The part of an RNA shown here (small-subunit ribosomal RNA, central domain) has 346 nucleotides and comes from a metagenome. Model confidence (mean pLDDT): 87 of 100. Rfam family: Bacterial small subunit ribosomal RNA.
Context: one part of a larger RNA
Formats: sequence, C1' cells, structure tokens
RNA sequence: UUGGGUUUAAAGGGUGCGCAGGCGGGCUUGUAAGUCAGUGGUGAAAUACUGCCGCUUAACGGUAGAACUGCCAUUGAUACUGCAAGUCUUGAAUACGGUUGAGGUAGGCGGAAUGUGUCGUGUAGCGGUGAAAUGCAUAGAUAUGACACAGAACGCCAAUUGCGAAGGCAGCUUACUAAGCCAUUAUUGACGCUGAGGCACGAAAGCGUGGGGAGCGAACAGGAUUAGAUACCCUGGUAGUCCACGCCGUAAACGAUGUUCACUCGCUGUCUGCGAUACACAGUAGGCGGCUGAGCGAAAGCAUUAAGUGAACCACCUGGGGAGUACGAUCGCAAGGUUGAAACUC
Repeated sequence: UUGGGUUUAAAGGGUGCGCAGGCGGGCUUGUAAGUCAGUGGUGAAAUACUGCCGCUUAACGGUAGAACUGCCAUUGAUACUGCAAGUCUUGAAUACGGUUGAGGUAGGCGGAAUGUGUCGUGUAGCGGUGAAAUGCAUAGAUAUGACACAGAACGCCAAUUGCGAAGGCAGCUUACUAAGCCAUUAUUGACGCUGAGGCACGAAAGCGUGGGGAGCGAACAGGAUUAGAUACCCUGGUAGUCCACGCCGUAAACGAUGUUCACUCGCUGUCUGCGAUACACAGUAGGCGGCUGAGCGAAAGCAUUAAGUGAACCACCUGGGGAGUACGAUCGCAAGGUUGAAACUC
C1' cells in the first nucleotide's frame, strides 16, 4: 500500500461552533468538462512476449508479428456526475400561538446546623477509642438557656425524574438571557451534512493579585498501634476548600460506544406537549428507563436511544517493554501541557 478494525482485546478527538475540503433532495431544458464509442496521428531502437529461421544443441543471433494498456486531434452518444438556467416542497430554516425544565448570568432574602463571643443556670469531669493516650476543664469546661456575630452548604420535596454540546446544574425570589418540544402548515425554497487547520467552552487540583476563613482539611506536630508504622485510628492544624479578576487545559473528561441521515418484531414503566373526550382504555409527537425477538457479536452482551442493515464526513489503531520518555518545536508565570521517536530488549 491493498485490506481489516476502534463498548470490554491496540484504537472515538473532553465538548461545541465553523473557514477550506469531501459529500449532497424531486422535476425540466441547455452544455458536453468528467464518462462511453468510432476514426486519424504519435507511442524511436534495443530489452521482454509469440511464430519461423541460423550457428551440431544451448547460451547467443536473425526475421516477422503482437504489444507498448499512454498522449494528442477529431466525429458522435448524453444515462450518471459536473457546469448554466428555470421550477418544486418532502430536507433545512423562519413566523404565529402555546408549553417545559436543578439551562446560564447578576442581585436580594431565608431557616436548620456548626463554630465563636457575651451574660445566666450548674459542678467535676468532658472528649475520644477495639482499648487508650495526646487534648480540653475548678482561671469553672462538657451540658443547658438567652442574645449577638461569622462563613459555608442548602434537609424534607427527590425519583428508575428534569435541563444542558460537554464540563456540569438543586433553599426561596427578582431582573436579564439561551434552548428544547408541541400545534398551525403560514413564509423562504436545498439555504443541507460533516469538518483537517482555527476559534470558543472545559470537573478537580494547581498558579498570580486582592479579599474571606465557620466546618472540613494535603503538609506538619503530638498520642496510639506495630518488630518497625514516614500509614490505617485519635487530638490538633497550615495551604486549600469560598469570593472577584486573570492563568492552567488536564481526568476512568465514560455510555470506556464520533457526528448526521434512512431503514428494520414486540411488551412495559415514566416525564412533557397535543388531540379527543365520559372519568376509563386506547391514540399521536418528543425525551428518559427496563425486558425481549430477528440480526449482530469471541463471548459478556447490544437489540428503533443498536454494538442490526446501509450512506456521508471526520478522528484514531497496527505485538509487549523502552515511553507518553528523549530530542526539537510550540504554549504556559510556574507546575506542566501538546506534538512525539530511536537504540536496546522479550
């Protein structure tokens, strides 16, 4: 390279938007670039191939043919693709009317709990563990009552629920804002799909500046355990966790399953619309789940939310280790990220 693959064996980019590129709905007309056919020219010789012939044979050589699958020109064909023009509505989008939700951003408010402070009541323990000790406490702790302050998180509702592209999102409320779905089929008329680079977003930890600091708690200290115990357990406790702004750009960023479209048995639960109603059952559209059939799969299993049957585009894989390392490049304040080998070895 041909080919084969990517849930779990190596392999789906963390997610989206999107330039180039690739691919692209129905009908009509034109054109004839691709495509197909004919003809002409050219495609040197040698070599290679085939027939015949010459050296005793062979190697070798001679001769004829075919071939040179190509290129150029020209004459036609017009199904498909392209190009040009016109048209259509089913793909896509928009409008009008509804509706849904922890979707996002900013502000305000609330109660429980915890801690601390002050003032009471009250007296000898409290706390902690497998058992203890460190620790706290007669300078009055723990417990209990009142008041005040602080920060963080939002019990029940709560679900197999909902929303979001992913990360993620949960007290109540206000403002601003994004999206989905349904219905009407009113408007545009292929405006679409994918998407190398690029851009944006992106948990936690970490970094910078300034705040904040209740609880928890890397590091650290002490007490235990133990042969030891740089741990597990206990008492403390700094960074951090929180806020604002700016970086970082990684995760088992997982459904370990790229996006889009079409097609392919059923049963059942649930969420949100619609329609019809009589209050059921049943219907229809879009989600979220469970089970099962064909089919697929090495099996586990998947099974209209496919890992089934097909199409388009992108990403990625090619034995284990060395190694996601070295070097170079690039990004970053740094930590480090991205890209990414080889020797050697089994």